This is a predicted structure of a 99-nucleotide RNA (Glycine riboswitch aptamer) from a pig gut metagenome. It matches the Rfam family "Glycine riboswitch aptamer". From the family's description: This family represents the bacterial glycine riboswitch. The prediction has a mean pLDDT of 85.
RNA sequence: CUUCCGGGAGAGCGCGGGACAGAGAACCCGCCGCCGAAGAGGCAAGGGCCUGCGGUGAGUCGCCGCAGGGCCGAAACUUUCAGGCAAAAGGACCGGAUG
Numbered sequence: 001c002u003u004c005c006g007g008g009a010g011a012g013c014g015c016g017g018g019a020c021a022g023a024g025a026a027c028c029c030g031c032c033g034c035c036g037a038a039g040a041g042g043c044a045a046g047g048g049c050c051u052g053c054g055g056u057g058a059g060u061c062g063c064c065g066c067a068g069g070g071c072c073g074a075a076a077c078u079u080u081c082a083g084g085c086a087a088a089a090g091g092a093c094c095g096g097a098u099g
């Protein structure tokens, strides 16, 4: 890492319309309010690269300091794109088993 089992949070069964024999928590369209733990995006310390300036030792290079630029760089943080807001499903992560 794969697969199986168990545990696993948060947030409107929101409003209006449509379709359906009829109904709806499902589907389609529109609107408002929310959640963060599929996935995805963002960044800190730090690392090292380039350029310029200054100092220093030495001749064409090294070291140090300052400034500018850009690269890498984590999450349960953050964004809320995606996804989600009754049950079901999903679900980061944890435990057990397995190849």
Base pairs, nucleotide, nucleotide: 001099003097004096005095006094007093012032014031015030016029017028018027033085034084035083039081040079041078042077046072047071049069050068051067052066053065054064055063056062057061